[in-house]
């Protein structure tokens, strides 16, 4: 330190999400061992038991029992001055016990600091005393009440309990004179005295105590400066409140309290409310600065069943005290009681979830005692948790047959893998067995402990798991499964070959632990002080004036408030850091030290900011002299035009549209002519011209007015700049209340359009639009760009001003200052673009932003008549949403160019028979495949059987076919007979070869590895073909340009068929493709010269290259020539080309052909073949009958024949090419009317045969008709093939003669030897073309052109599209679900107000009761008890506001699916779009 995730790809903004650390943690899986911490975060929810605060007999009276031992059986001694109570002290209020965090937003708490405004038991130091007396109450005893609890009465009684008095320094107070105020003794030694029987009594001293007073030292209490959570959708609050006077009451200041007076106090620097919350040292994370937290330990607080009160004390308003109220619970004799674990432990509850009802005072510390002790769930130990961190161990070394399993597998191997096993070996942990501590200080004492540790024996033995493997992130393969199971942090994996579900072998990672879930920080610079932003991504207020408030021009002096320095104090320990040092290490632990950035305070600095004091003038601003302007208010006048109304001329039609209609017109429109009214806006001028803060402003005149802006000079002296609230101005549309209304016009009505058309067109039209007075306050209110300063190349246009040089002068130049625009450098910008009118450098101020959707919505406030505006959530979902530029697709965008694309033509399809192929339907079966172009005379160059894949019914199981093994036998075949539809089945006939004698070849038969599958998946695939398309394109290397995706090269000017060539040019250059090379053709040479060829010579024949003989010609077939814009002339740019012309068999690619770039269509094909996986295995395999692929209402494709006279029938004649031929082609010749038969000469073929070519020419007849067209269908009779022609051939006769007179809407081919016609071959293994392939024959007819439809190319432009327009998308409806808002209302909680009530206790009064001490004047007072007032909890009542929940029905919103209507948006989105 970073990564996934928005897109086809890129950059940027922007969320989500993830790797990291931690945690009192839960859970799931799994567990050897030690050490050190740590363990109710939920119910401050109830608690059974037990113990957690007692001690002192040296303060003090009283005082047992059992036991024991004597015993005269009466008791006595002893226990024992002991237990147990009791009165008294101290403590129980923690120098420093434990506990909890509920409530507290506050001087609690944290720093710093005051207390001249205070208290402090014990504890130390220091002075002084420590004396005389009185009265009582417990306890006891005794009488009662009571269930208990616990009381009443009456008597006794001690003190260091209580009271009085002396004497008092110091302190307190004070009028300085005085006032006032104390004590307690014990106990222990020892001497002496006195008594004395003894106890004991007095004196002295010593200890502990006690009073008084100072002081410390500790610990509080009290106040004050500063920091301490969110929420203005909470903006005002406050009457004891704020001060003052007096007084009361505290240790003690003070509204702390009373009374009077004054009317203050606080608050956007956020009071008040309302939510939450104990601080804080520290934790935890962070590089830090922060940000969360606030367990254990330390400091403080508060709290102790809830709410409230005191009392006592030094110290409480008191956890293990007290009264009352309340709630729960327990006991109860029903009358009244008792109690309060947030102390250890331990229950129930509640929760995901937190331990033992354990030892011990050994040790540290505490209470109380002189003391020994005693208590001591503080505390030290121990146990239960893998709850955290640290340590160790679960064996080492050797060991290749690389064992055997397991997994994989291209069947070789490969992988667990030295891993096991086998040999040596070691002994930590654990276990045994001896021994055995430190901790104790000071004589005793040791829970832990027979622990730690040590030494010894045995023995590899007792001790590995979780979790992950698609990317982020290390780590792959098989099998299951088939968008189902299921995974999932995020992208996302799963529809038959999942490295992403489940298993399984491998592997990675961590380890007694992994791993999920949670929570916090942190990667997030993602709240931004370090350290962001705002034109177009979120995101500048509509614009201005201007209040706080931030911010401020020059000089000089003064202060030191802010700054800087140094000192000094504090800033507890613990803890992090650094060292050192104990535990064997480390976790832990001990010292010491560094930090503890802060605050205070003391003393300098004087630069800068502040404040003051004094000036300046350059920022601001007055004043003087021109200037321009649709700035703004009022008032008045104008003339075009619209429309009306009159009147005239005048007639039929106007008007509208894309076409039209509604509409208005014979009652006289429209049109024109004159008159005249009404409103409302001001053409030309007008202009990226001007003016105003914006919003706006446009005939003309005058009035009154703001504001710029230039020019010289004088004045004031910082008056300045922004601006939270604030305020004023604000387009359109809109309200209101009067008014006017010509034209346009939401709504409306009306006619087109349309499937619909509440729309776009059109014909009408109402509010409105115009005035005044008011209101609203919003706009894509935009430069989407706040506002002042400064600075930082230019170039050029425009308005407006001023000055200057030239000139006689227009006028031009040239400077400068305002405003407005365009290009442009540096800069900046994600890029687009900004660029002295900045989006650049830099200060200053305001205002806004923080992911998309909910939502600018709801609630709540405020404003507004109203509509509605301002303010402005959350719940829920999503892994995006966005910018901005790129490549492409696209566009009912644009401009260029091709093409039998269109258009010109000539011929068809469609209409009718039939062929043929598809659909369908039928069917046992009609096998399968192909489906827009690009499936449908296709795969099939040919289904009777065979093919054949289908169907029936009958049969086979190592098989019809290949090949191992092992056994076993001997031929297989053939041949004849039966049965059978055949396959098959029995029977008969036949009866193996070589051999080294082991075998081997061949075959059959068992049995077993296997064989077979036209089964399935072309979306798993190879190859192969089809298509865009003979379209001209498709790239790449290297430079360049851009953060990049890419761009250039390749676009631009010509040009071409063509990215074909040339010019230009940040591009240079190359590659597939384009042309060419290749074939055939067209023309000529040259060899060749038989089977073909015949000019000339010669022979024969009625004739015939039929023979010699020739190589001239033709033809065959090899090799060559030719054709290249070469030449000539125009055009063009002097290019390239392109036009015209010559030559020449051919001319500008001469024709035709085979070649088909990068790709695209998950294009076809597992039924050619092949080939991965899945499926069948007595069957989905393999073999046979017959059947089927030929069905038949219908519907299309492709042909064929026709409909006739350019013909149709007969007769007769002439001309090709290119094929094929032995299971063949056949000829002469005979027969038959014919197909054909009968025969078989020649021929594997330039020689023979198929084999007459046909239209055509030329005779004759038909004579416009359903025909002398047409020839379909059925009769009949036949030929060939073939085992076999019924389902189901083809041909032939004779007979029969169906539709059909040229074909709607549409739509096809074709540009020259084509189109149209004629016929001829051949492939298809018997026989079957109207298909197909391929010869040649006769041969046309157009093409002005590219406007429009199709396709294609290539520029350029818009996109929300990239599955790329067959695209994306948007609302309502209907279903389900989730979460919110209103909702007559219900219920609950916290709460304000107001009157009332009023326990306990303190305070005041008190006339009532009553009393040991003390005072008394002897009455009595003080005092106590009661009563009553004040003050108050809880709880009632009423009446607000507020927050939660729930609520019939209701509003929107999201979310899901293949639902319905429609198409609003994106391209001119088809009526730009948007506010």
């Nucleotide at each position: 330190a970073g990564a996934g995730u928005u897109u086809g790809a890129u950059c940027c903004u922007g969320g989500c999400u993830c790797a990291g650390a931690a945690c009192g943690a839960a859970c799931g899986c799994u567990g050897g061992c030690g050490g050190c911490a740590u363990g109710c975060u939920u119910a401050a929810c109830a608690c059974a038991u037990g113990c957690a605060a007692g001690u002192c007999g040296a303060a003090c009276g009283a005082g047992a029992a059992a036991g024991c031992a004597c015993u005269u059986c009466g008791g006595u001694g002893u226990g024992a001055g002991u237990a147990g109570a009791g009165u008294g002290g101290c403590g129980c209020a923690c120098g420093g016990g434990g506990g909890u965090g509920a409530g507290u937003a506050a001087c609690g708490c944290g720093u710093a600091g005051a207390u001249a405004a205070u208290c402090u038991a014990c504890c130390c130091u220091u002075u002084a005393g420590u004396c005389c007396g009185g009265g009582a109450c417990a306890a006891c005893a005794u009488u009662u009440c009571g269930a208990a609890a616990g009381g009443a009465g009456u008597g006794c009684u001690a003190a260091u309990a209580c009271c009085g008095g002396a004497u008092a320094a110091c302190a307190u107070c004070u009028a300085a004179u005085g006032a006032c105020a104390c004590a307690a003794g014990u106990u222990g030694u020892a001497u002496a005295u006195u008594u004395g029987a003894a106890a004991g009594c007095u004196u002295u001293u010593a200890u502990c105590g006690c009073u008084a007073a100072a002081g410390g030292a500790u610990g509080g209490g009290u106040c004050u400066g500063c920091g301490u959570a969110c929420c203005a959708u909470u903006a005002g609050c406050u009457u004891g409140u704020u001060g003052g006077u007096a007084g009361g009451g505290u240790a003690a200041u003070g509204g702390c309290c009373u009374a009077c007076c004054a009317a203050g106090g606080c608050g956007a620097c956020g009071a008040u409310g309302g939510u939450u919350a104990g601080c804080g040292g520290g934790u935890c994370u962070g590089a830090g600065a922060g940000g969360a937290u606030g367990a254990u330990c330390c400091g403080c607080c508060a709290c102790a069943c809830u709410g409230g009160a005191a009392c006592u004390g030094a110290g409480a308003c008191a956890c293990g005290g007290u009264c009352c109220a309340g709630c729960c619970u327990c006991c109860u004799a029903c009358g009244g009681g008792a109690g309060g674990c947030a102390g250890c432990a331990g229950u129930g509850g509640g929760g995901a979830a937190u331990u033992u009802u354990g030892c011990g005072c050994a040790a540290u510390g505490g209470a109380c005692g002189a003391a020994a002790g005693u208590c001591u769930g503080a505390c030290g130990c121990a146990g239960c948790a893998a709850u955290a961190c640290c340590g160790c161990g679960u064996g080492a070394g050797u060991g290749a047959a690389g064992a055997a399993g397991g997994c994989c597998c291209u069947a070789g191997g490969a992988u667990c893998g030295u891993a096991a096993a086998c040999c040596u070996c070691u002994g930590u942990c654990g276990g045994a067995u001896g021994g055995g501590a430190a901790g104790a200080a000071u004589u005793u004492u040791g829970a832990c402990g027979g622990u730690a540790c040590c030494a010894u024996c045995a023995g590899a033995g007792g001790a590995a798991g979780c979790c992950c493997c698609g990317g982020c992130u290390a780590a792959c393969u098989c099998c299951g499964u088939g968008c189902c199971a299921g995974c999932a942090g995020c992208c996302g994996c799963g529809g038959u070959a999942a490295u992403a579900c489940g298993g399984a072998g491998g592997g990675g990672g961590c380890a007694a632990g992994c791993g999920u879930u949670g929570u916090u920080c942190g990667g997030a610079a993602u709240u931004a002080u370090u350290g962001g932003g705002c034109g177009u991504a979120a995101a500048g207020c509509g614009u201005a004036u201007g209040u706080a408030g931030g911010c401020g021009g020059u000089u000089a002096g003064a202060c030191a408030a802010g700054u800087c320095a140094a000192g000094c104090g504090u800033g507890u320990a613990a803890g992090c850091c650094c060292g050192u040092g104990g535990c064997u290490c480390a976790a832990c632990c001990a010292c010491g030290g560094a930090a503890u950035u802060g605050c205070g305070u003391u003393u300098g600095a004087a630069a800068c900011u502040g404040u003051u004091u004094a000036a300046c003038u350059u920022g601001a601003g007055u004043g003087c002299a021109g200037g321009a302007g649709a700035g703004g208010a009022a008032a008045g006048c104008g003339g075009a035009a619209u429309u009306c109304c009159c009147a005239g001329u005048g007639u039929a039609g106007c008007g509208g549209u894309g076409a039209a209609a509604u509409g208005c017109a014979u009652u006289g429109a429209u049109a024109u002519u004159g008159g005249g009214a009404a409103g409302a806006a001001c053409a030309u001028c007008g202009g990226u011209g001007g003016c105003g803060a914006a919003g706006g402003c446009g005939g003309c005149u005058u009035u009154c007015u703001g504001g710029c802006c230039u020019g010289a000079u004088a004045c004031u002296g910082a008056c300045g700049c922004u601006g939270a609230g604030a305020u004023a101005c604000g387009a359109a549309a809109g309200c209101u209340a009067g008014g006017g209304g010509a034209g346009c016009g939401a709504a409306c009505g009306g006619g087109a359009u349309u499937a619909g058309a509440u729309a776009c067109c059109c014909c009408g039209g109402u509010a409105g639009u115009c005035c005044u007075a008011g209101c609203u306050g919003u706009a894509a209110a935009c430069g989407a760009u706040g506002g002042g300063u400064a600075c930082u190349a230019g170039g050029u246009g425009c308005a407006g001003g001023a000055g200057g040089u030239a000139u006689c002068g227009a006028u031009c130049c040239c400077u400068u200052c305002u405003g407005u625009g365009u290009c442009g450098c540096a800069g900046c910008u994600a890029a687009c673009g900004c660029a002295u009118u900045a989006a650049g450098u830099a200060c200053c101020c305001c205002g806004c932003c923080u992911g998309g959707g909910g939502a600018g919505u709801a609630c709540g406030g405020u404003c507004g008549c109203a509509a509605g505006g301002c303010u402005g959530a959350a719940a829920c979902u999503c892994a995006a949403a966005g910018g901005a530029a790129u490549u492409g697709a696209c566009g009912g965008g644009g401009g260029c160019c091709c093409g039998c694309a269109c258009a010109a033509g000539c011929g068809g399809u469609g209409g009718a028979g039939c062929a043929u192929g598809u659909g369908g339907u039928u069917u046992a079966a009609u096998u399968c495949g192909a489906c827009g172009c690009a499936a449908c005379g296709c795969g099939a160059a040919g289904a009777a059987c065979c093919u054949u894949a289908c169907c029936u019914g009958g049969a086979c199981u190592u098989g019809a076919c290949a090949u191992g093994u092992a056994c076993g036998g001997g031929a297989a075949a053939g041949c004849c007979a039966u049965a059978g539809a055949g396959a098959u089945a029995u029977g008969g006939c036949c009866c193996c070869u070589c051999u080294u004698c082991g075998g081997a070849g061949c075959c059959c038969g068992u049995a077993u590895g296997c064989a077979g599958g036209u089964g399935c998946u072309g979306c798993a695939u190879g190859g192969c073909u089809g298509u865009c398309g003979u379209c001209a394109g498709c790239u790449c290397g290297u430079g360049u340009u851009u953060u990049g995706a890419a761009a250039u090269g390749u676009u631009g000017g010509g040009u071409u068929a063509a990215g074909u060539c040339c010019c230009g040019c940040a591009a240079c250059g190359a590659g597939c493709g384009c042309a060419a090379c290749c074939c055939c053709u067209a023309u000529c040479c040259u060899u060749a010269u038989u089977u073909g060829c015949c000019a000339g010579c010669g022979c024969g024949u009625u004739a015939u290259g039929g023979c010699g003989a020739g190589a001239a010609c033709u033809c065959u077939a090899a090799g060559g020539a030719g054709a290249c814009u070469g030449c000539c002339g125009g055009u063009g740019a002097u290019a390239a080309a392109c036009c015209g012309g010559a030559g020449g068999a051919a001319g500008g690619u001469g024709g035709g052909g085979a070649c088909g770039a990068c790709g695209u269509c998950a294009a076809g094909u597992c039924a050619u073949c092949a080939u991965g996986g899945c499926c069948c295995u007595u069957a989905c395999g393999g073999g046979a009958u017959g059947g089927g692929c030929u069905a038949c209402a219908c519907a299309c494709g492709u042909g064929c024949u026709a409909c006739a006279a350019u013909g149709g029938c007969a007769g007769g004649u002439a001309c090709a090419g290119a094929g094929g031929g032995c299971a063949g082609c056949a000829a002469u010749a005979c027969c038959g009317c014919g197909a054909g038969g009968u025969g078989g000469a020649g021929c594997g073929a330039a020689u023979c045969c198929c084999a007459c070519a046909a239209a055509g020419c030329u005779u004759g007849u038909c004579g416009u008709a359903g025909u002398c067209c047409g020839g379909a269908u059925u009769g009949g009779a036949g030929u060939c093939u073939g085992c076999a022609a019924c389902u189901c051939g083809a041909c032939u006769c004779c007979a029969u003669g169906a539709a059909g007179u040229c074909g709607g809407a549409a739509u096809c081919g074709c540009u020259a030897g084509u189109a149209a016609u004629c016929g001829u071959a051949g492939a298809u293994a018997a026989g079957a073309a109207u298909g197909c392939u391929a010869c040649g024959g006769u041969g046309a007819a157009u093409a002005c052109g590219u406007u429009c439809a199709c396709g294609g190319g290539a520029c350029u432009u818009g996109u929300a599209c990239c599955c790329a327009c067959c695209g994306c998308c948007c609302g309502u409806c209907a279903c389900a679900c989730c979460a919110u808002g209103g909702g007559u209302g219900u219920g609950g909680g916290a709460u304000g107000c107001a009157a009332a009530a009023g326990a306990a206790g303190u305070g005041g009064c008190u006339a009532g009761u009553u009393u040991a001490a003390c005072c008394u004047u002897c009455g009595g007072g003080a005092g106590a008890c009661g009563g009553u007032c004040a003050c108050c909890a809880c709880g009632g009542u009423g009446u607000g506001a507020u927050u939660c929940a729930u609520g019939a029905c209701u509003g929107g919103g999201g979310u899901a699916a293949a639902g319905u209507c429609g198409u609003a948006a994106c391209a001119a989105g088809g009526u730009a779009a948007c506010c």

The RNA shown here (small-subunit ribosomal RNA) has 1475 nucleotides and comes from an uncultured prokaryote.